This is a predicted structure of a 1503-nucleotide RNA (small-subunit ribosomal RNA) from an uncultured bacterium. The RNAcentral record of the sequence draws on ENA. Rfam family: Bacterial small subunit ribosomal RNA. On this family, see Yusupov et al., Science 2001: "Crystal structure of the ribosome at 5.5 A resolution".
RNA sequence: AGAGUUUGAUCAUGGCUCAGGAUGAACGCUGGCGGCGUGCCUAACACAUGCAAGUCGAACGGGAAUCUUCGGAUUCCAGUGGCGGACGGGUGAGUAACGCGUAAGAAUCUAACUUCAGGACGGGGACAACAGUUGGAAACGACUGCUAAUACCCGAUGUGCCGCGAGGUGAAACCUAAUUGGCCUGAAGAAGAGCUUGCGUCUGAUUAGCUAGUUGGUGGGGUAAAGGCCUACCAAGGCGACGAUCAGUAGCUGGUCUGAGAGGAUGAGCAGCCACACUGGGACUGAGACACGGCCCAGACUCCUACGGGAGGCAGCAGUGGGGAAUUUUGGACAAUGGGCGCAAGCCUGAUCCAGCCAUGCCGCGUGAGUGAAGAAGGCCUUCGGGUUGUAAAGCUCUUUCGCAAGGGAAGAAAACUUAUGAUCGAAUAAAUCAUGAGGUUGACGGUACCUUGAUAAGAAGCACCGGCUAACUACGUGCCAGCAGCCGCGGUAAUACGUAGGGUGCGAGCGUUAAUCGGAAUUACUGGGCGUAAAGCGUGCGCAGGCGGUUUUGUAAGUCGGAUGUGAAAUCCCCGGGCUCAACCUGGGAACUGCGUUCGAAACUGCAAGGCUAGAGUGUGUCAGAGGGGGGUAGAAUUCCACGUGUAGCAGUGAAAUGCGUAGAGAUGUGGAGGAAUACCAAUGGCGAAGGCAGCCCCCUGGGAUAACACUGACGCUCAUGCACGAAAGCGUGGGGAGCAAACAGGAUUAGAUACCCUGGUAGUCCACGCCCUAAACGAUGUCAACUAGUUGUUGGUAGAGUAAAAUCUAUGAGUAACGUAGCUAACGCGUGAAGUUGACCGCCUGGGGAGUACGGUCGCAAGAUUAAAACUCAAAGGAAUUGACGGGGGCCCGCACAAGCGGUGGAUUAUGUGGUUUAAUUCGAUGCAACGCGAAGAACCUUACCAAGGCUUGACAUGUCACGAAUCCUGUAGAAAUAUAGGAGUGCCUUCGGGAGCGUGAACACAGGUGGUGCAUGGCUGUCGUCAGCUCGUGUCGUGAGAUGUUGGGUUAAGUCCCGCAACGAGCGCAACCCUCAUUUUUAGUUGCCAGCAUUAGGUUGGGCACUCUAGAGAGACUGCCGGUGACAAACCGGAGGAAGGUGGGGAUGACGUCAAGUCAGCAUGCCCCUUACGUCUUGGGCUACACACGUACUACAAUGCUACGGACAAAGGGCAGCUACACAGCGAUGUGAUGCGAAUCUCAUAAACCGUAGCUCAGUUCAGAUCGAAGGCUGCAACUCGCCUUCGUGAAGGAGGAAUCGCUAGUAAUUGCAGGUCAGCAUACUGCAGUGAAUUCGUUCCCGGGCCUUGUACACACCGCCCGUCACACCAUGGAAGUUGGUCACGCCCGAAGUCGUUACCCCAACCGAGAGGAGGGGGAUGCCUAAGGUAGGACUGAUGACUGGGGUGAAGUCGUAACAAGGUAGCCGUACCGGAAGGUGCGGAUGGAUCACCUCCUU
Repeated sequence: AGAGUUUGAUCAUGGCUCAGGAUGAACGCUGGCGGCGUGCCUAACACAUGCAAGUCGAACGGGAAUCUUCGGAUUCCAGUGGCGGACGGGUGAGUAACGCGUAAGAAUCUAACUUCAGGACGGGGACAACAGUUGGAAACGACUGCUAAUACCCGAUGUGCCGCGAGGUGAAACCUAAUUGGCCUGAAGAAGAGCUUGCGUCUGAUUAGCUAGUUGGUGGGGUAAAGGCCUACCAAGGCGACGAUCAGUAGCUGGUCUGAGAGGAUGAGCAGCCACACUGGGACUGAGACACGGCCCAGACUCCUACGGGAGGCAGCAGUGGGGAAUUUUGGACAAUGGGCGCAAGCCUGAUCCAGCCAUGCCGCGUGAGUGAAGAAGGCCUUCGGGUUGUAAAGCUCUUUCGCAAGGGAAGAAAACUUAUGAUCGAAUAAAUCAUGAGGUUGACGGUACCUUGAUAAGAAGCACCGGCUAACUACGUGCCAGCAGCCGCGGUAAUACGUAGGGUGCGAGCGUUAAUCGGAAUUACUGGGCGUAAAGCGUGCGCAGGCGGUUUUGUAAGUCGGAUGUGAAAUCCCCGGGCUCAACCUGGGAACUGCGUUCGAAACUGCAAGGCUAGAGUGUGUCAGAGGGGGGUAGAAUUCCACGUGUAGCAGUGAAAUGCGUAGAGAUGUGGAGGAAUACCAAUGGCGAAGGCAGCCCCCUGGGAUAACACUGACGCUCAUGCACGAAAGCGUGGGGAGCAAACAGGAUUAGAUACCCUGGUAGUCCACGCCCUAAACGAUGUCAACUAGUUGUUGGUAGAGUAAAAUCUAUGAGUAACGUAGCUAACGCGUGAAGUUGACCGCCUGGGGAGUACGGUCGCAAGAUUAAAACUCAAAGGAAUUGACGGGGGCCCGCACAAGCGGUGGAUUAUGUGGUUUAAUUCGAUGCAACGCGAAGAACCUUACCAAGGCUUGACAUGUCACGAAUCCUGUAGAAAUAUAGGAGUGCCUUCGGGAGCGUGAACACAGGUGGUGCAUGGCUGUCGUCAGCUCGUGUCGUGAGAUGUUGGGUUAAGUCCCGCAACGAGCGCAACCCUCAUUUUUAGUUGCCAGCAUUAGGUUGGGCACUCUAGAGAGACUGCCGGUGACAAACCGGAGGAAGGUGGGGAUGACGUCAAGUCAGCAUGCCCCUUACGUCUUGGGCUACACACGUACUACAAUGCUACGGACAAAGGGCAGCUACACAGCGAUGUGAUGCGAAUCUCAUAAACCGUAGCUCAGUUCAGAUCGAAGGCUGCAACUCGCCUUCGUGAAGGAGGAAUCGCUAGUAAUUGCAGGUCAGCAUACUGCAGUGAAUUCGUUCCCGGGCCUUGUACACACCGCCCGUCACACCAUGGAAGUUGGUCACGCCCGAAGUCGUUACCCCAACCGAGAGGAGGGGGAUGCCUAAGGUAGGACUGAUGACUGGGGUGAAGUCGUAACAAGGUAGCCGUACCGGAAGGUGCGGAUGGAUCACCUCCUU
């Protein structure tokens, strides 16, 4: 410090997630030791048992025990009395508060302690204990009597207190042998407590008003003390947008965690404060409490009970139950520290110190070290070679921490006490205090820490992870299953992602997971973000509060700055030291504690006060432009309607129609009239207005602006939460008005449907007046104001100047309104003096998408609705700009037998063949739009054959290896459909080193064979297709943040990214072209099997001869836009011409770029993995692949006279041939057969080419066309022709008379037509592949259909339009709103009742101290009573939760239903507001914006 995730890729926005730290944790697996910490976060739930606060006999009387010198002493004890139980310990329920923190303050108190001053005199009466009587179960009492005190009371004195004063009031205690000590009063100190104030201290405004003791005053009361703290009266205040009140939540702080910091979160342990002590209320005592281990009352609960009545309060330490994911021992000791009491010894102390439990955290240590390659065994992987585990182990050598055993063994302890000396004080060698020395007692932990010795590597390693983020990979299993997952995402048969194993990585006595927290997150942005299009500028203005504010002088000192000072507890953090062997931990010092207060100073800036100024702002004067607003009037054109005239059959409407109107006279035309609404041209990126908005003309009223020059005021300003006003269209109310248009509605069309688009009608509405509504894409998607920062051009309104006869025009200046553009900004697009630049002021708004601008609540509204405005739940994205593609029922350019122009077909018939379907035991399998369907198959009777039935075999039909036997091989029987089984016979080979070997056959066991079984979506190879289309890329450079662009675009041209020119590009590669083959011309070489001009010869190139010609096949030549003219830009090129066998690629072929289609093929072959192994292998026979209501594709033959038949006659090329082609002869009507010959072929043969030509017949008909089908007789091949071959002859003679919608091929030696050959093959060709013969027509052209290429544009597509995607409905699940109600909680208030208790009253009752001779009084107590008041009761209410028949929408789900609304001009551009309508998306009306494509026009700008 960042990373992953939206996309095909990119940048930016934006959320989600991860890596880090930390925890009072919990859970899972595992677990050796020690040190130091921590340990009920939940039920402030209930508690058994024990302990946690006592002590003092040096205050008092008394009792008991022991001792006794009998005087008494010691010890213990209930009671009176004193001090302490207000500390210490626990908890965090309540509390949003002067509770806490911090800093101040004045009207107070304080026991014990310290210091100082003063005092302590004289009296008195009781009550416990105790004794007696007595009640009660108990707890606990009652009565009578006795008694002491440092208990209680009175008087005296009294520096104190009150009061102006007079005066009033007001203390004491003693104990001891003795001192110390103790007591009282006052003053002060220390420390503590109470009170007041400033500032700070969570969330909600869907809580906006709250308050009657309330705010203040006066009198009185009360308190330690100020105070409405309380009371009476008077006044009417007080608080609140700087957030009162209400609601929710919460102890606060030092600190802790995190963070660079600022912050955020938190408040366990330690420390300070507060609050509480079963719940609520109350007071008493006391210095201090309204009191955790005190009291009274009420309530709930628990316990005891003799039923009458009593007792209790672990949020002390242990512990129990319960709750919970979860938190320890009913331990030891007062040895230390501290506390209470005491003169002290001492007693008490669950405070504390220790121990125990728990890996709960932090820290430290160990589980061994060295050597050791045969790289052992085993495991795992493997390409079978090996690799890895791995120096790891074993083995050898060594060490012994920790643990274990044994021995030794601390510090923590200093005091108190005794004694000696010295000092201080003092009269003092008393006493007291302090210092030093000596003596001497005390340890829970604990025989612990530590040390020594001994034995043995001996007792001691796990957990998570290994797709990316993120370090670490393989095998097997599984097969969208099981499962994983923090995010992205893995898993559908080769999973580094699941499970296991091996290996590896990380950490290590721990490791992972979960939870919650900070960080990363600049993702609430103070530091430190944004708002044109990503979320985000209020529709616009005015304006109170608030915030901010020109220039100058003086003063002040609130802010600000500086010095000093007080405080900021300790601990913690940080720095430097020290102590435990180190560390954690402990400890000394420092720094720090960023804060607050006081005081002194400064005076620049801000504020405040006072006084000036004129540059901001405003006023006045002149001039100017304007659809600015309101009211009134008026004009013409047009539509419609009415009346009349003319006139006749249509009008209207549309893509085409129909509904509609019209012979009852429409439409058309003329005249007249009525009425409403809107104002053509001018007219304009012109004007005005704050915005909405505003348009004929005239009049009246009225607002604002600009400009010029001067005068005046003198900061009067800017912005603006709440507020107020205005605010298109639609809509609402009342009353008018109503021509046209037109939601709804009706009809007609369209359509699968059409609640739409189109048409015919048509009502609200649109118009006016008044009143509401208050929303829009109310947009520049850009808040207002001010300042600054290059320019150019247009336009509107001014002003000044130049210029002109007047203009035009030019220059300057200021105000608007547009287009471009520099710097700069921006994610980019773009903005750019009118900023989205650089700054300042103020306001508004945003914080992932959906849910949702919705629900609930409030406010407003007549309503529609508006405004304010969530949550649950759900997703990992949603969104912006730009890029490359693809696509468009977008545009432009271009090409192609793409259309058009033609010729011939297919689709109709029969047949052949393939496919689908159906059938079947099987009809084997594959191919399925173009690019499957006469395809794999260049040829299924058996075989092929993969399918079916039946019958067999199991190391196998086939390969290699081992062993045994036998030569191999051949022949004949029997059974059987055959395979096969079985019997018999013949035969004994070759090589040899004599052991044996090779080959073949048979048998045995095992390795293995075998599979046309699966997966073409695991693959290789091959192929199809776009497409023989002209494209596809790269290097360097440049541009861009980047994806990318440029090059490759543009202007021409081409068949072509072919070439030329231009150009931030320059070059290059794969493609194109050419090089290759063939055909066309020619030269040369060669001349058999070819050829024959001339010579000879023959029936015949038959032969001699020849190689000129043809031909054959080698090598060459030839064609390149080379030449001429024109066009073009002087180019490339195109057009025409010449020459030439051939002319612009001469014809044809081969050749197929980057890639696309998970295209095809595992059945051609190869091959991974999976599957079968007496079968999914293999053999055999028979069957099937040949089925047949049907549908489709491809072909053959036809339908005839351009024909058919018969006879006669002519001309090819290219091929094949020995298990072959076969001449020739004979037989047969023929297929063919028999005999026989040549040829492995330029020699022989297949082999007569046919169309064609000539002659003759047929004469338009189902025919002398056509030939299917069927019958009969034959032939051939083959083991075999039934299923199921081909051919021949005779007979038979079906459909078919030119083929609907639709559709195919072809641009020249082509189409069409004619035959020939070949491969396959025993046989079988209408198929396929070749060959030649005859041989056309047409192309104006590119509007349209299809396909393709280039450029451009839009896009919500990128699996790329066979895309994406919306809504209803149906089903399942989830959360949520409403709801008659039902049921809880909290809060305030009214009324009733009213315990205990303080205070007050009291005429009743009682009383020792004092007064009084007494009566009595003072004073006190009880009772009664008044006010207040807890709990309780009751009525209505507010807030909040749970639940609720039914119901509303929402979300999520696999491949459901209906449509197709949106994205392209999305097929009616979409969208916003509003209204109506409709199954649904949605449609339509009105107004609005462009965030609309395309075409045209206008205007403007730049070059």